A computed fold for an 85-nucleotide RNA from Oceanobacillus salinisoli, annotated as c-di-GMP-I-GGC riboswitch aptamer. The sequence was found by an Rfam model in a public genome assembly. The coordinates come from a structure-prediction model, not an experiment, and the mean pLDDT is 90.

């Protein structure tokens, strides 16, 4: 350094509920634990979600990210511990 234990010390916190925020997806605080060895950070690539404004005729279906998702995958950065290999 790779790696990841019936190890040690711990850490984070899904769904759901309530408050706030947002057009929404979502975010955030408290409660709460499904799980996680990076479930720490980062929208660089892909995927996925939303569609206020805009386009669609001035209307419907629909389209579109400049919005979001890191607990979807990959990449980048930092990091506790030290069994076996």
């Nucleotide at each position: 350094u790779c790696c990841g234990a019936u190890a040690a010390g711990g850490g984070c916190a899904a769904a759901c509920u309530u408050g706030c925020u947002g057009a929404a997806a979502g975010g955030u605080a408290a409660g709460g634990a499904c799980g996680c060895a990076a479930a720490a950070c980062u929208a660089c690539g892909g995927g996925c979600c939303u569609a206020a404004a805009g386009c669609g005729a001035u209307g419907a279906a629909g389209c579109u990210a400049u919005g979001g998702u890191a607990g979807c995958c990959g990449g980048g950065u930092c990091a506790c511990c030290g069994a076996a290999g």